[in-house]
Molecule: small-subunit ribosomal RNA
Organism: metagenome
RNA sequence: AGAGUUUGAUCCUGGCUCAGAUUGAACGCUGGCGGCACGCCUAACACAUGCAAGUCGAGCGGUAGCAGUAAGAGCUUGCUCUUAGCUGACGAGCGGCGGACGGGUGAGUAACGCGCAGGGAUCUGCCCUAGAGUGGGGGACAACCCGAGGAAACUCGGGCUAAUACCGCAUAAUUUCUGAGGAAAAAAGGAUGGGCCUUCGGGCCAUUCGCUCUAGGAUGAACCUGCGUCCGAUUAGCUAGUUGGUAGGGUAAAGGCCUACCAAGGCGACGAUCGGUAGCUGGUCUGAGAGGACGGUCAGCCACACUGGGACUGAGACACGGCCCAGACUCCUACGGGAGGCAGCAGUGGGGAAUAUUGGACAAUGGGGGGAACCCUGAUCCAGCGAUGCCGCGUGUGUGAAGAAGGCCUGCGGGUUGUAAAGCACUUUCGGUGGGGAGGAUGUUUUUGGUUUCUAAUAGGUACCAAAGAUGACGUUACCCGCAAAAGAAGCACCGGCUAACUCUGUGCCAGCAGCCGCGGUAAUACAGAGGGUGCAAGCGUUAAUCGGAAUUACUGGGCGUAAAGGGUGCGUAGGUGGUAGUGUAAGUUAGAUGUUAAAGCCCAGGGCUCAACCCUGGAAAGUCGUUUAAUACUGCACAACUAGAGUCGUGUAGAGGGAAGUGGAAUUUCCGGUGUAGCGGUGAAAUGCGUAGAUAUCGGAAGGAACACCAGUGGCGAAGGCGACUUCCUGGACACAGACUGACACUGAGGCACGAAAGCGUGGGUAGCGAACAGGAUUAGAUACCCUGGUAGUCCACGCUGUAAACGAUGAGAACUAGCCGUUUGGAGAGCAAUUUCCGAGUGGCGCAGCUAACGCGCUAAGUUCUCCGCCUGGGGAGUACGACCGCAAGGUUAAAACUCAAAGGAAUUGACGGGGGCCCGCACAAGCGGUGGAGCAUGUGGUUUAAUUCGAUGCAACGCGAAAAACCUUACCUACCCUUGACAUCCUUCGAAGUCUCAAGAGAUUGAGAUGUGCCUUCGGGAAUGAAGUGACAGGUGCUGCAUGGCUGUCGUCAGCUCGUGUCGUGAGAUGUUGGGUUAAGUCCCGUAACGAGCGCAACCCUUAUCCUUAGUUACCAUCAAGUUAAGUUGGGUACUUUAAGGAGACUGCCGGUGGAGAACCGGAGGAAGGUGGGGACGACGUCAAGUCAUCAUGGCCCUUAUGGGUAGGGCUACACACGUGCUACAAUGGUCGGUACAGAGGGCAGCAAAGCCGCGAGGUGAGCAAAUCCCAGAAAGCCGAUCGUAGUCCGGAUUGGAGUCUGCAACUCGACUCCAUGAAGUUGGAAUCGCUAGUAAUCGCGGAUCAGCAUGCCGCGGUGAAUACGUUCUCGGGCCUUGUACACACCGCCCGUCACACCAUGGGAGUAGGCUGUACCAGAAGUAGGUAGACUAACCUUCGGGAAGUCGCUUACCACGGUAUGGUUUAUGACUGGGGUGAAGUCGUAACAAGGUA
Repeated sequence: AGAGUUUGAUCCUGGCUCAGAUUGAACGCUGGCGGCACGCCUAACACAUGCAAGUCGAGCGGUAGCAGUAAGAGCUUGCUCUUAGCUGACGAGCGGCGGACGGGUGAGUAACGCGCAGGGAUCUGCCCUAGAGUGGGGGACAACCCGAGGAAACUCGGGCUAAUACCGCAUAAUUUCUGAGGAAAAAAGGAUGGGCCUUCGGGCCAUUCGCUCUAGGAUGAACCUGCGUCCGAUUAGCUAGUUGGUAGGGUAAAGGCCUACCAAGGCGACGAUCGGUAGCUGGUCUGAGAGGACGGUCAGCCACACUGGGACUGAGACACGGCCCAGACUCCUACGGGAGGCAGCAGUGGGGAAUAUUGGACAAUGGGGGGAACCCUGAUCCAGCGAUGCCGCGUGUGUGAAGAAGGCCUGCGGGUUGUAAAGCACUUUCGGUGGGGAGGAUGUUUUUGGUUUCUAAUAGGUACCAAAGAUGACGUUACCCGCAAAAGAAGCACCGGCUAACUCUGUGCCAGCAGCCGCGGUAAUACAGAGGGUGCAAGCGUUAAUCGGAAUUACUGGGCGUAAAGGGUGCGUAGGUGGUAGUGUAAGUUAGAUGUUAAAGCCCAGGGCUCAACCCUGGAAAGUCGUUUAAUACUGCACAACUAGAGUCGUGUAGAGGGAAGUGGAAUUUCCGGUGUAGCGGUGAAAUGCGUAGAUAUCGGAAGGAACACCAGUGGCGAAGGCGACUUCCUGGACACAGACUGACACUGAGGCACGAAAGCGUGGGUAGCGAACAGGAUUAGAUACCCUGGUAGUCCACGCUGUAAACGAUGAGAACUAGCCGUUUGGAGAGCAAUUUCCGAGUGGCGCAGCUAACGCGCUAAGUUCUCCGCCUGGGGAGUACGACCGCAAGGUUAAAACUCAAAGGAAUUGACGGGGGCCCGCACAAGCGGUGGAGCAUGUGGUUUAAUUCGAUGCAACGCGAAAAACCUUACCUACCCUUGACAUCCUUCGAAGUCUCAAGAGAUUGAGAUGUGCCUUCGGGAAUGAAGUGACAGGUGCUGCAUGGCUGUCGUCAGCUCGUGUCGUGAGAUGUUGGGUUAAGUCCCGUAACGAGCGCAACCCUUAUCCUUAGUUACCAUCAAGUUAAGUUGGGUACUUUAAGGAGACUGCCGGUGGAGAACCGGAGGAAGGUGGGGACGACGUCAAGUCAUCAUGGCCCUUAUGGGUAGGGCUACACACGUGCUACAAUGGUCGGUACAGAGGGCAGCAAAGCCGCGAGGUGAGCAAAUCCCAGAAAGCCGAUCGUAGUCCGGAUUGGAGUCUGCAACUCGACUCCAUGAAGUUGGAAUCGCUAGUAAUCGCGGAUCAGCAUGCCGCGGUGAAUACGUUCUCGGGCCUUGUACACACCGCCCGUCACACCAUGGGAGUAGGCUGUACCAGAAGUAGGUAGACUAACCUUCGGGAAGUCGCUUACCACGGUAUGGUUUAUGACUGGGGUGAAGUCGUAACAAGGUA
C1' cells in the first nucleotide's frame, strides 16, 4: 500500500466482498511446562448452609461459664463438692466508639448525574495548633429478684441499683442574640505512680487517657454557576408554584424549598415539550491523523440494596448484613400470630453459546475498637479450577545414500516422501526423583542496658539507640546440586483466483463446497479420500462483534448537464456573508506567565525478576480550560468620513410584457334561396355514413363560435409558466446617453408569501371546428388499438379551487477574472455627399485557444479560475409506496420509512451482430425466356409402421440414386440355432512333430473320428530357420460407448473479396488510422488523394486442357502425287504433303487507332487476328464460422466386455408395407409410334478378359479365328435423312401387372438376380398450392463408353451428335460485399424483454376486534411517618405561694403522602377471520408493451 466482482472488450460512477488489528468471548479438533493477568456480558431471577462488624472491664452495676488462689466439707491422700469477685478474665445487660468505611451491582437516571473550570450563603466526629475551663448537686432506668401472659417471637406488672447514661445550679476567656442598656449558653470522670494526710470509705500531688467552651487548620460533605455530554421534527409548541416581587416560615446553608398576597411572566427552530436508548469519566480498541466504536478488569464520581413510601438516631444515612408501614414471594405455627431479604465471599437451582472453590491465613498491606497486649476483618494476601488472553521454554543435536522398506505418482526410464527414518555419536532444558535452600520480617512486643524530657523523684510515662528472644497462610516456595534414560511431550487449517501451496482415485448438476467471483451434468488442482505441499504452532480454525481498508457522510477529504443529486419561478423574514480610508476598543485572533488537567495507563530513560510478558523509579506530554499581562495586521463592536457597489432624478429607444374595452377580414360549419343531377364521402382496399324527401358541386344571403394565414427570423418581450389580427385606455420592467444627488442603503435567503402549462373540480354562461368516453364500420387468430364514419364531456368566457409536468439549457442566484473569429436584434458616438464603415454598450446564436471533463462535450451566455449564500445526493429493487401529519370539494398533492431481496443497477464511448433504417454494388437473386418437379406407373433413398432381426451412420440450405464404384451365400456389422475359450490374428516360454497331400465315416455345417502318403533346407553336429499341434500365463480381440476428449479427412458460407501484421501517429483506454474518401474493376484490380509508410495470407498470374500456326519425328496412324491391285477396300510398293499422334516453340499485351476521362487508372468503339479485353473449361478454396459430419475407412485418450459385447458355422434379415416425402426413369403421343432402307462420332475397356467370321436357335444365347491391342475385339452409334403406314382413339399411344416357356451367371436364383419369347395390356389425355435447373456449343434432345462386378444400372463418372430462346432493367424475393445510422442485442433478432393469470414460499400494510406494557387528566381513598392543632388521659428531675405551673408522653384531629380504586384519553407491543399490493421461485397460461423507424417513434 491494495485486490476480486457489472462488459465481447474499455474508461468512469457505484455498491458488495476479501487481505489487517482487536475481544471479559463461545464452538470444533488437538493439548507438554512455567510466569503474569483475567473469568455470569444472559434472570437488578429465586436462594438451602457457613462465614462477611465488632470492640472497650483503663466508663458501670456485676459474676452465668472457665482458670487460679484461699477457706471449708467429704473421704477411696489426690480427687470430688461447697463457699469467697479475692485474682486472671468475662456470658448477658447499662454506657462509649464503630456498624454512613471497606465489599457488591449498574436496575434507574439524558440529569448540575458526570467531566472541565469556577463561586459563596454553609456544616464537619475522630486528628493538629492555640486559648479558657473541668466547681457543686439531683432524680431515674436496665441487668438482678418476684409475679403474669404466649406454641413461639416476645411482652406486661411490681421491687432494688451503678456510671464517662440523664437533668438542673454556679462560672463565661470566647461565642450567639440585641431595642446596644443588656440577655443567653458548658463540662465526666478513669488508670498508674509517689510521698503526705485519712473517719481507712478515701483525699491531695504528679503523669497520662478522657470531658466542656471558643478560635484557627486539615480532612470530608452539602449547595450554586459557565461550558461540554446519544437518537428521533412521521414529537412544535410547553408551563399555574409556573416566572418574578414582598412578607413570613424552614434549612447547616442561598433559593418557590414551603405558605400568603401582588404582577403576568418563563422556556422554545442555537430544537423547548414528548418518545426511545444509556450509569458518567480517567481510559480501552482501531486509525497516518482527524475521527469512529466501546466504558469488562484497575482508579474517581453517581445511583441502588426484594418492590414502593417514610422518618428516627447520629458529626455524617433517609442507612446492603438498622427501624416503621404497604405489596409480592418464601418459611415456621398450637391458626391466635410470627420470621426473612447473597446486586458481600464461597455455594445451589434457573436462564444461557458461555464464565471458577461451600479452600488457607490474618504472615504482609489496610480498616474498626482499645492506653496496650490483643480481638475482629470472605477488605486483603495466597492457594484451587479454566490454553480465556499475553509472554517465555521444550518436544532433541550432529552425522548418516544401499538415496532401504512402505506409501503416492509415472512417459515404466524413473520421480517423490527424503538425511527424513534406521544405524552411529552426543546433550539433558522442561517434566520425574533425591538432597540443599534465600527473600517476602519492616515493625510490634518481651527482657536487659543506655540517652533524652516531664517531675521533688534514681517511681512512672514520652521519644530514641544497642543486644538477645518470639512471630510465614503461600510452602514439598523461588533458586542451586545430584541421578536415570532420547527416554514422557504436535497439532490445526488451507492448497481455482483474490492468497503462500498440485497430483491421483472415487463421484457424475448427485452427494456436496462456497467470504466474493463461482465449482459439480464421466478426464473436477474448487465435492470426498489419499500422497505431496503451504501457513501458523500448544495451539489452529470457525462463528459473533468493533475499527480499518471505505475519500462509501468527504472538518482534514466527495459530489449534483447525461452516472444518485439544482427547489417550477420570483419577492422577502430570521440567519450567513459583505466596498474604500481613519480613530477608539480589545470580543474573536496571536504570544508570554501562572493555576489546574488525581493516580494508574500511553510515550521516553533507567532499574528489578536468567529474558520477555510483568513490576518499580524518574521524566515528558496532554485542553477548543481558568486567571493575568502584552500585541492590534485581519474580523467584530462604537464613532465620524468617502464614492468605484446599490439607488433616485432628466432626455430618449425597441418590444407577441400584463390587464380592460371596442373593431376587422379570411376560413370551417349550419340555415335560407337559386342553378343542377346521381352519386358524394372515405381508405392500403373497403364498409359504416350522407344522398332522388335532391346530397356532393356551384352562386347569393344570413347566423354563430373559435383561432388570427402571409409578415415570421437559432427575431423580440417576460422571473418562470408563457405571450402573435387591429385601435384606444391603464400599467410593469429593460437598455442607451448626460450630468446632479443619497452615501454601503448590498448579495443570498431556512420558514413564509405570491405567481405557476395542460388535464381535472365547483357555479353560471357559451359551443363553429376539433374531440377522451361511447357507438358503428373495417383490419385481425383475437383487436376493448392503430384506419374510417359519427360523437358527449372538454377545449372558449366569468368567478373560485387544484399546484403538478421531460415546469429542460435535464446546467440555482450574485460578483470578479481568463485568446480570438463569424452572424443577428436594439441603442449611442465618429468618418463619409452617399452606398457604407469604425468604435462604445445591452441582448441573442455558430465555431474555437487555454483550461476542465469518465467520455460525450463545455468553452466571456463556462461545465474554466475564484468568492458568498441557498437547495439536493450517498448501490439496485421494495417506493416516491405504507403508516402518521398538513393541504384539497374530490381527484389527489407535500412530507416520507421499514421488513425483505439482489450483486449488481447505471453513464459515456469501442468492436461486432442485427433493423419491417439509409446510400452504393454484385450473383440464373428477381425479371425476360426454355425445359422440368409437384398429378400417373415403376425404380431408388428416407421417415413411419412392422418384425426374432428388418445392423449402423447421414437430418434445413450443407440428410434423403447419401457412406454403398454393385446386400441371393460371402459382404454383414443384425436375428435365431449349434459350437470354441490363449482364442480366426501378433509376440514370448515349454514339449512333440517337417510342412503338406489324399481317402473314408457322422453331422445343417463349424467340427469330430479313422486311415494312407510324405520325411525337405542350413549346420561349427550341440543345434537353428520356417511351419503345424498341444499346454501355461502375460496377453489377443471388440463395426461396444463417447465426433461434446481428439488427429486426419470432408462439407458450408464462397472462388465471396476479403482477413491481418510491423513501425509510426491519434485516443486515459477498449480501439482507431492504414483498409476510409473521389474514380475504376470480375477482384482490397489499379489510379489519384491522404498521418500514414510498408508487408503478409487471399485476388490475378505461374500448372493442365481446349481453339490457330510453326519446328522435329513418322508406326499400329495418314494417302496428295507415282505405281501395283480388288466386286469393293491404304490392300501392297512407296511417301511423310495433309489429317493425326506427342514433344518443343510462337501467339493476346488494352500492344495500335479514335473518343471519354484529370496528360491518371480505366472505359467505349474500331483495325488487324484462329482467338480481344480474365478467349472457353479445369485444378487451385484467405482469417475464420457452424462444439457442422465422420471413433463404422484409418489412427487415437478415457470408459466398458473378457467361457463374451470376442471367435466359428448354418439358416434368416438388411429386399417387410396401411401410409408420407425426396431424387429419377417411362409416358400421356402425329415435331409422334411402327416397319423398311441409309449417313456421320468421340472417349474408353479387354487374357480367370474382349471375342470377329461362319453355323445352330424366333430370341436371350451356344460354338471359338484374332488380340496384352493407334494393329484384333467390344462396336450395329442414336437422334438425322429417304420411303411406307397409322389419323386423334385410352389408340398400331403407354407399357405397369400377371400367366406360361426359356437363356445366362453362379455351390445355390424359394424368400431375393438380369435377360429372352408368347400371351396379358393397369394408371396415365400435360398435372392444385407451391417449387427446381439453365445466359452458348449453354438449355433441351440423342445415343456411346467406363468404374464397381461371377451375375445384376432408370444411379454415378465420362464422351461425342443435333442444337435454341431471352436478359428492358435492379422496384421487389433470396444470398453476399462496402460506407453510414439506431440499439436496452454480445449464446449476438431463432436476440432481448413486459404485464395479467395459475402454483409454492417469505416479509409487510389494512382489519370487526382481543390481550398486555407505559403514561396523561379528573375524582375517591389514605398505612407508617413528620409538622400543626387539641386539653381526653398520664407524668421522676426544674419553679412553686405546694393549690399548681412550665415542659413532656399517650390519645384524638388537620395537612402532605405510598399502595389501591373509579372514569376517560394518549402511546406502544403481541395477536386476528378476511383482505391489499410487494418480493423470490427449474420448466406453466395468455398475449407481444419496450429495445431497430421494434413494425402506430